[in-house]
Context: one part of a larger RNA
RNA sequence: ACCUGCGAGUUAUGUUAUCGUGCGAGGUUAAAUCGAAAAGAUGGAGCCGUAGCGAAAGCGAGUCUUAAUAGGGCGAAUUAGUACGAUGACAUAGACCCGAAGCCGUUGUGAUCUAUCCAUGAUCAGGUUGAAGGUUGGGUGAUACCAACUGGAGGACCGAACCGACCCCCGUUGAAAUGUUGGCGGAUGAAUUGUGGAUAGCGGAGAAAUUCCAAACGAACGCGGCGAUAGCUGGUUCUCCCCGAAAUAGCUUUAGGGCUAGCGUCGGACGUAUCUGUGUGCAGGUAGAGCACUGAAAUCAUGAUGGCCUCAUCCCGAGGUACUGAUUGGUAUCAAACUCCGAAUGGCAUACAGUUUUAUCCGGCAGUCAGACUACGAGUGAUAAGGUCCGUGGUCAAAAGGGAAACAGCCCAGAUCAUCAGUUAAGGUCCCAAAAUUAAUGCUAAGUGGAAAACGAGGUGGAAUUGCGUGAACAGCUAGGAGGUUGGCUCAGAAGCAGCCAUCCUUCAAAGAGUGCGUAACAGCUCACUAGUCGAGUGAUUCUGCGCGGAAAAUUUACCGGGGCUAAGCAUUAUACCGAAACUAUGGCAAUACAUGUAUUGGGUAGGGGAGCGUUCUAUUCAGCGUUGAAGGUAUACCGUAAGGAGUGCUGGAGCGUAUAGAAGUGAGAAUGCAGGC
Numbered sequence: 001a002c003c004u005g006c007g008a009g010u011u012a013u014g015u016u017a018u019c020g021u022g023c024g025a026g027g028u029u030a031a032a033u034c035g036a037a038a039a040g041a042u043g044g045a046g047c048c049g050u051a052g053c054g055a056a057a058g059c060g061a062g063u064c065u066u067a068a069u070a071g072g073g074c075g076a077a078u079u080a081g082u083a084c085g086a087u088g089a090c091a092u093a094g095a096c097c098c099g100a101a102g103c104c105g106u107u108g109u110g111a112u113c114u115a116u117c118c119a120u121g122a123u124c125a126g127g128u129u130g131a132a133g134g135u136u137g138g139g140u141g142a143u144a145c146c147a148a149c150u151g152g153a154g155g156a157c158c159g160a161a162c163c164g165a166c167c168c169c170c171g172u173u174g175a176a177a178u179g180u181u182g183g184c185g186g187a188u189g190a191a192u193u194g195u196g197g198a199u200a201g202c203g204g205a206g207a208a209a210u211u212c213c214a215a216a217c218g219a220a221c222g223c224g225g226c227g228a229u230a231g232c233u234g235g236u237u238c239u240c241c242c243c244g245a246a247a248u249a250g251c252u253u254u255a256g257g258g259c260u261a262g263c264g265u266c267g268g269a270c271g272u273a274u275c276u277g278u279g280u281g282c283a284g285g286u287a288g289a290g291c292a293c294u295g296a297a298a299u300c301a302u303g304a305u306g307g308c309c310u311c312a313u314c315c316c317g318a319g320g321u322a323c324u325g326a327u328u329g330g331u332a333u334c335a336a337a338c339u340c341c342g343a344a345u346g347g348c349a350u351a352c353a354g355u356u357u358u359a360u361c362c363g364g365c366a367g368u369c370a371g372a373c374u375a376c377g378a379g380u381g382a383u384a385a386g387g388u389c390c391g392u393g394g395u396c397a398a399a400a401g402g403g404a405a406a407c408a409g410c411c412c413a414g415a416u417c418a419u420c421a422g423u424u425a426a427g428g429u430c431c432c433a434a435a436a437u438u439a440a441u442g443c444u445a446a447g448u449g450g451a452a453a454a455c456g457a458g459g460u461g462g463a464a465u466u467g468c469g470u471g472a473a474c475a476g477c478u479a480g481g482a483g484g485u486u487g488g489c490u491c492a493g494a495a496g497c498a499g500c501c502a503u504c505c506u507u508c509a510a511a512g513a514g515u516g517c518g519u520a521a522c523a524g525c526u527c528a529c530u531a532g533u534c535g536a537g538u539g540a541u542u543c544u545g546c547g548c549g550g551a552a553a554a555u556u557u558a559c560c561g562g563g564g565c566u567a568a569g570c571a572u573u574a575u576a577c578c579g580a581a582a583c584u585a586u587g588g589c590a591a592u593a594c595a596u597g598u599a600u601u602g603g604g605u606a607g608g609g610g611a612g613c614g615u616u617c618u619a620u621u622c623a624g625c626g627u628u629g630a631a632g633g634u635a636u637a638c639c640g641u642a643a644g645g646a647g648u649g650c651u652g653g654a655g656c657g658u659a660u661a662g663a664a665g666u667g668a669g670a671a672u673g674c675a676g677g678c
Stems, first nucleotide, its partner, number of pairs: 002677005011093013026048003032042003052059002062074004096235002099232001103225003107222003115199009124189001126158003129154001133150006162186003166183002170179001201217001203213003210219001238612006248261005262368002264365006273358001275354008288341001289339002294335003298331004306323001307321005371396007379388002401412003416588004421584003427578003430563003436575001438574006449565001455549002459546010476533005482506003487501003512527001516525002589602006613667001615664006622657001624656002632651005638645002
């Protein structure tokens, strides 16, 4: 791990609601007594109801407030309760079960581990060093002092036993709940150790580390308070049917918990009050737009004020201004906290219409308060995030099925059951793989399709504007491309071609005071321009379709799911087919509503409601079954919508069932559940 068994909403007393039964303006007893520990009888104290108001005295269909016959508050006018039982929920109790770390005690047990101390014993191979002191000799006036020998000190030295534990390996479900190998520290001392004893948890001990006090110590262990408490985690056992949420608001020492509301369900009341559409009417300041206000902001004109300059300077001043830039005007703009304007949707009211539709109120019972993504409108962020926070809708949550290769939140579509029937949706139709190698017209050549930008390009298709052209264009080829002149200046030089200035005239079919290369400067080559040859198109620009480059990533092709495709790619059309639990067809079951055969409905977590199955026991029942074989076990093609229920054979060997009620230790797969087996 597995198997078997055990294992979680109970009981008491109250309250409240619903249902049942009895009695009913009444209902009912409690303790106690009698009785058989029963039933029953006695017992009316008490409780609830039949009247309220007031703090109360009190009054009373009224009463309180008050000076009040006023007003106002609470009542009456509008009568159903009560006892018991069942069920739901709540309160108080351990209160569905298991689970802390902890806290406390006139409670006890521990110093055989370990810490310190006391008493009494024990142990420390061997080697080394050689203190004080001493002796002898030297030395001195005497000391001092020196030498040799002797001596044997020391938290002295080296190093076993012994005690320790610095380093690495190994070990790590170990040989071992701290060890082994190798090296390592102390080893006559504050040494080590035997035995006996002392100190106790609000404590002891501590060469002091929160260290030790029996493998566990920031307060030991056992027992008790104790079923501590746990807003936390886990678990919570048979079936079917109907409905079906929430992840929001407010408040909260509140934020993963609560309370009230919202949303669910069940019962009752009410009965269209709800919803949808259309018409009519109404409010509004968003999108957009605008600049009339408030602000922002570009440019031009105007040019106040201030500055500066000139003239004057006794005062009054005069002129100018490439400074500043108010105001006004023109043009063109911007705004969540601007508006001269201003939608669409949405909202409110009302009339009519429609639909098998709710809405509202009262009462019982909840759950929910972590939401997720997606589309659109905003904020925040970086017009980042599978980010965050609001609003409106959708889906998931609580939704299976088909599509998107796979893929909660995307697209299609909402599964009552059955069928070897049909039609479709999204999406598809070459093969994997159901269905077109379908038809038409184009495009793409990049495997683009099957990842990406600024930007770049005689890729290619379409549309348009425009120049030149049989008076011969464009491109190619042949020929010319000259003279004044080496223009002037500059400069070492400057001659078309470093630079500056000017850029004329002539010859001509044409030829710039020169387009580029070139030279030190010339030279040389070439272009513009012209003629000839050739013989029909050739340039520029704009818009647009599809492509190209830009394009480097890590295990393996790997950015079509694959094969593969030049369509089996893209665009626009057309027809057919495939394709789901959708729709249809046929049959069955259930719920609801009308009213007897129709219609509608039947996905579902939390949760509400309803109906059942089975287990154990009790009462009655079948004058039930059973050694001619009970329960249990086992096999089985039977019955029921399910939980489940029979029959028969074998086994087993003594009890067991049917029906109707009742009562519960009443259903197991999960709790790192508990016990046993293996």
About this RNA:
Large-subunit ribosomal RNA, domain II from Solobacterium sp., 678 nucleotides, folded computationally. Rfam family: Bacterial large subunit ribosomal RNA. The RNAcentral record of the full RNA draws on ENA.